[in-house]
RNA sequence: GAAUUAUAAAGAACGGGGAUAGAGAACAGGCUCUGUGACCCCCUGGCAACCAUCGGCUUCUCGCCUGAUAAGGUGCCAAGACCUGCCGGAAAACGGAGUGAUAAUUC
Numbered sequence: 001g002a003a004u005u006a007u008a009a010a011g012a013a014c015g016g017g018g019a020u021a022g023a024g025a026a027c028a029g030g031c032u033c034u035g036u037g038a039c040c041c042c043c044u045g046g047c048a049a050c051c052a053u054c055g056g057c058u059u060c061u062c063g064c065c066u067g068a069u070a071a072g073g074u075g076c077c078a079a080g081a082c083c084u085g086c087c088g089g090a091a092a093a094c095g096g097a098g099u100g101a102u103a104a105u106u107c
Base pairs, nucleotide, nucleotide: 001107002106003105004104005103006102007101013044015043016042017041018040022033023032024031027085028084029083030082045077046076047075050073051072052069053068054067055065056064057063081099086096087095088094
């Protein structure tokens, strides 16, 4: 990087250091954050529970659970993935698609 499957309205930093002008994936429109230093990087802290460990059920295996845990591998810690964009819908409700993100497996 590609394929497949799964997940997402919850949750978690007024911390310390560095750096400097934009940042919120891309394009457009909106809205928001930002020299009271954002975004980003390092440290520390935390959230979650995909992988993991344990327990239970089932059992050939696969698998299942409002289950427990959080040492390890990832991820995450403004706003629903910030909102809209395409389809359905009277609709700004709601549902779906697409795209992106993350995880696991395979290549």